Predicted 3D model of an 87-nucleotide RNA (c-di-GMP-I riboswitch aptamer) from Paenibacillus sp. FSL H7-0737.
The prediction has a mean pLDDT of 80.
RNA sequence: ACAGAAUAUUGGUAAACCUAUUGAAAAAUAGGGACACAAAGCCAUAGGGUCUAAAUCUAUUUAUAGAUAUGACAGCCGGUUGCAUGU
Numbered sequence: 001a002c003a004g005a006a007u008a009u010u011g012g013u014a015a016a017c018c019u020a021u022u023g024a025a026a027a028a029u030a031g032g033g034a035c036a037c038a039a040a041g042c043c044a045u046a047g048g049g050u051c052u053a054a055a056u057c058u059a060u061u062u063a064u065a066g067a068u069a070u071g072a073c074a075g076c077c078g079g080u081u082g083c084a085u086g087u
């Protein structure tokens, strides 16, 4: 420098769910808990996609529906950095 789960070792993260807190919600944080993961490390107004709709606007059967993100998701794709080990 390249490859980087084929083998081995040492490890790492922590799904669903439960509890508490924050939030309009999506969801997040902490503790418990393990589905799974070779990047389940990082990046969300510098890519795509998905979720929510407080506020706002529109319609209307007046209480509902629809639209909408500078809100959220990286364990959706993607970008980017990288360990052991091998050459």
Stems, first nucleotide, its partner, number of pairs: 001087003012037002017032006035075001041080003047077002049073003056067004
It matches the Rfam family "c-di-GMP-I riboswitch aptamer". Its family is annotated with cyclic-di-GMP binding in the Gene Ontology.